Model confidence (mean pLDDT): 86 of 100. The part of an RNA shown here (small-subunit ribosomal RNA, 5' domain) has 524 nucleotides and comes from an uncultured bacterium.

Context: one part of a larger RNA
RNA sequence: GGAUGAACGCUAGCGGCAGGCUUAAUACAUGCAAGUCGAACGGCAGCGGGUCCAGCAAUGGAUGCCGGCGAGUGGCGCACGGGUGCGUAACACGUAUGCAACCUACCUUUAACCGGGACAUAACCUCGAGAAAUCGUGGCUAAUAUUCCAUAAUAUCUUUGAAUCGCAUGGUUUGAAGAUCAAAAUUCCGAUGGUUUUAGAUGGGCAUGCGCGACAUUAGCUAGUUGGUGAGGUAAUGGCUCACCAAGGCUACGAUGUUUAGGGGGUCUGAGAGGAUGAUCCCCCACACUGGUACUGAGACACGGACCAGACUCCUACGGGAGGCAGCAGUAAGGAAUAUUGGGCAAUGGGCGCAAGCCUGACCCAGCCAUGCCGCGUGCAGGAUGACAGCCCUACGGGUUGUAAACUGCUUUUAUACGGGAAAAAACCCUCUGACGUGUCAGAGGCUGAUGGUACCGUAAGAAUAAGCAUCGGCUAACUCCGUGCCAGCAGCCGCGGUAAUACGGAGGAUGCAAGCGUUAUCC
Numbered sequence: 001g002g003a004u005g006a007a008c009g010c011u012a013g014c015g016g017c018a019g020g021c022u023u024a025a026u027a028c029a030u031g032c033a034a035g036u037c038g039a040a041c042g043g044c045a046g047c048g049g050g051u052c053c054a055g056c057a058a059u060g061g062a063u064g065c066c067g068g069c070g071a072g073u074g075g076c077g078c079a080c081g082g083g084u085g086c087g088u089a090a091c092a093c094g095u096a097u098g099c100a101a102c103c104u105a106c107c108u109u110u111a112a113c114c115g116g117g118a119c120a121u122a123a124c125c126u127c128g129a130g131a132a133a134u135c136g137u138g139g140c141u142a143a144u145a146u147u148c149c150a151u152a153a154u155a156u157c158u159u160u161g162a163a164u165c166g167c168a169u170g171g172u173u174u175g176a177a178g179a180u181c182a183a184a185a186u187u188c189c190g191a192u193g194g195u196u197u198u199a200g201a202u203g204g205g206c207a208u209g210c211g212c213g214a215c216a217u218u219a220g221c222u223a224g225u226u227g228g229u230g231a232g233g234u235a236a237u238g239g240c241u242c243a244c245c246a247a248g249g250c251u252a253c254g255a256u257g258u259u260u261a262g263g264g265g266g267u268c269u270g271a272g273a274g275g276a277u278g279a280u281c282c283c284c285c286a287c288a289c290u291g292g293u294a295c296u297g298a299g300a301c302a303c304g305g306a307c308c309a310g311a312c313u314c315c316u317a318c319g320g321g322a323g324g325c326a327g328c329a330g331u332a333a334g335g336a337a338u339a340u341u342g343g344g345c346a347a348u349g350g351g352c353g354c355a356a357g358c359c360u361g362a363c364c365c366a367g368c369c370a371u372g373c374c375g376c377g378u379g380c381a382g383g384a385u386g387a388c389a390g391c392c393c394u395a396c397g398g399g400u401u402g403u404a405a406a407c408u409g410c411u412u413u414u415a416u417a418c419g420g421g422a423a424a425a426a427a428c429c430c431u432c433u434g435a436c437g438u439g440u441c442a443g444a445g446g447c448u449g450a451u452g453g454u455a456c457c458g459u460a461a462g463a464a465u466a467a468g469c470a471u472c473g474g475c476u477a478a479c480u481c482c483g484u485g486c487c488a489g490c491a492g493c494c495g496c497g498g499u500a501a502u503a504c505g506g507a508g509g510a511u512g513c514a515a516g517c518g519u520u521a522u523c524c
Stems, first nucleotide, its partner, number of pairs: 001524004006520005013376006019369002021334001026332003030329003035076003040073002043069002047067003050063005083287003093211007102204002107200002111196003115149004124139002127136003155180011185192002213259003220250003225247008262284004266277004289310005312323004340366001342365003348362001349360004379410004390401001392399002416460005424451001429446008468513005473494003479508005489496002
């Protein structure tokens, strides 16, 4: 000098764009953060409508008949998105390869199929237990829930033949025989869906080379340890696990141990080499009160799922139960220190749905903070008798503040008032038209804005609404007076201060930067 997720002191006009618990992965009140589908199903608690009955009417009752729909069965989603950096020195990450050892819901694509039955169960009704959470008995019922049979191969497995290729196990192609396994309907009749299968895409899994902290004041470490055979397990290889057999394996090219740490793209600095760093944004990993376990599922060993154990908090009728903000706000605590218990799904994206749509603290916006970067303003021009007065200095002549002011002319950014007023919106959907030919595409019109009456534009009057901070001995731009008297104090280094201090304190003046300026901390 540059930089910062900064803090502190003094000061403060505005806007744009960013950023905002670095500490206690401490504990959490409250609200919200993952639902959706009636075009899978039985139904009908509530709302609206219709019909029927009673009634003069008000009204009451019945009825799932319709729009719809609480709770329930079922499907898909909840493994994404969002948070944090505890752990991890490791194939975690980065990079480059391999899988002849693998999986992949939804999507695209290839080929084929969708026939016939059955048993249940929730909801509901009934009875019961319990303070509650919740649970039990009996009875009825549906499905794209469950299940059986049929059919079936290019799928899978077994046996067997041929050709060909390679990188060792082996791979590919093509025959034959045998065995095994499917399905579900809804319908507005257009379609949507279901089952098996081929290839792809996407996403993952596994393995390997190289790279990737400190300490030798850590020198030896290791029994599932190293390898083999066999078996189990997995989507898949493998001591991944087990039985048996052998005695191996790693290590001064640093094993083992201890300690620190998420990794990378990047960021800061530097001419570069390098050094430091890993906030925001993106990719990967790990974690979800602590530890463990599996279930479901295409995918989890699952933040807002389950079970067990533990610590903690809460409820209790003492028998027993409930909970997990490292989601968004917010609270307490800790700390030098870090924001609103805001608006909206209008846009982008996601989930479900044929769709309308619903959900979305992702996201888009607004609020707070000079935390940073950038931009703008606090006027401009003229004006000397260098006015008066004041502060200050003085050799008492004057100097300086100072073109500064007054005064004259001009402008109105900004602020204020009033008026106008966006883009972000095009899709979906609706209506119409056309092409193909009966729902796909194209065109035209219509619908939709949280931000926001915001940005922006115009008009009005008027210099009107707006400057501080640090420094002035040298380094280092900027000097005098007064006070103090090795005191009080200053200080980054050298060093100032003991009676003429340009170094302390004040004043006048000056210098630097400027809505900031200094100090502290850290890095280069």

Rfam family: Bacterial small subunit ribosomal RNA. Gene Ontology terms of the family: structural constituent of ribosome and ribosome.